[in-house]
Notes:
This is a predicted structure of a 100-nucleotide RNA (THF (Tetrahydrofolate) riboswitch aptamer) from a bovine gut metagenome. Its Rfam family is "THF (Tetrahydrofolate) riboswitch aptamer". The literature on the family includes a 2010 paper in Chem Biol by Ames et al., "A eubacterial riboswitch class that senses the coenzyme tetrahydrofolate".
RNA sequence: CAGAGUAGGACAAACGCGUCAAGUGUUGCAAAACGGGAUGUUGUUUGCAAACGAAAGGCAGCGAAUAUUUUGCGCCUGCGGUGUUUGUCCGCGUCCGUUG
Numbered sequence: 001c002a003g004a005g006u007a008g009g010a011c012a013a014a015c016g017c018g019u020c021a022a023g024u025g026u027u028g029c030a031a032a033a034c035g036g037g038a039u040g041u042u043g044u045u046u047g048c049a050a051a052c053g054a055a056a057g058g059c060a061g062c063g064a065a066u067a068u069u070u071u072g073c074g075c076c077u078g079c080g081g082u083g084u085u086u087g088u089c090c091g092c093g094u095c096c097g098u099u100g
Base pairs, nucleotide, nucleotide: 001100002099003098008090009089010088011087012086013085014084015083016082017080018079019078026050027049028048029047030046031045032044036096037095038094039093040092056077057076058075059074061073062072063071064070065069
């Protein structure tokens, strides 16, 4: 002098969950972790509380019933600002460390 390396974010895919409403998102309070170490800010996560909130449709089929319709199971296609994993891209300030 140059670089590597976190939490996390975006996109894509796969396998799932819910659609009889959880999850996601918002607000408040508390806590935890966050380049290898220290520190700092910002984001992230967990718990509790509050408010808000949704896209369902179809079927060869099997069963049930108060019977010619309804309903349960199963399957398919969707939907949800849905979960996990993988891949690609992006990716902390200061000091020290580390690689060349």
Annotation
RNAcentral holds the sequence, with entries from MGnify.